[in-house]
A computed fold for a 74-nucleotide RNA from a Candidatus Nomurabacteria bacterium, annotated as transfer RNA. The coordinates come from a structure-prediction model, not an experiment, and the mean pLDDT is 81. Its Rfam family is "tRNA". For this family Rfam cites "tRNAscan-SE: a program for improved detection of transfer RNA genes in genomic sequence" (Lowe and Eddy, Nucleic Acids Res, 1997). Rfam classes the family as a transfer RNA. The sequence was found in a public genome assembly.
RNA sequence: GGGCGGUUAGCUCAGCUGGUUAGAGCACUACAAUGACACUGUAGGGGUCGCAGGUUCGAGUCCCGCAUCGCCCA
Numbered sequence: 001g002g003g004c005g006g007u008u009a010g011c012u013c014a015g016c017u018g019g020u021u022a023g024a025g026c027a028c029u030a031c032a033a034u035g036a037c038a039c040u041g042u043a044g045g046g047g048u049c050g051c052a053g054g055u056u057c058g059a060g061u062c063c064c065g066c067a068u069c070g071c072c073c074a
Base pairs, nucleotide, nucleotide: 001073002072003071004070005069006068007067010026011025012024013023019057028044029043030042031041032040050066051065053063054062
């Protein structure tokens, strides 16, 4: 230098053919329960979907550029 894949909650990840309010598990907070802790149950908080631009009535999803991580080729 070229190619491929990834980037979504604190962590690990889903998200279909573009359309409903952006989700799950773990973690965190409160309450219940316990002498107390853990486990368990109930409820709750937390996201500019890596950054910027474009297409569209509408973008996490499509297109372009950039950044970053991993792998391959040279």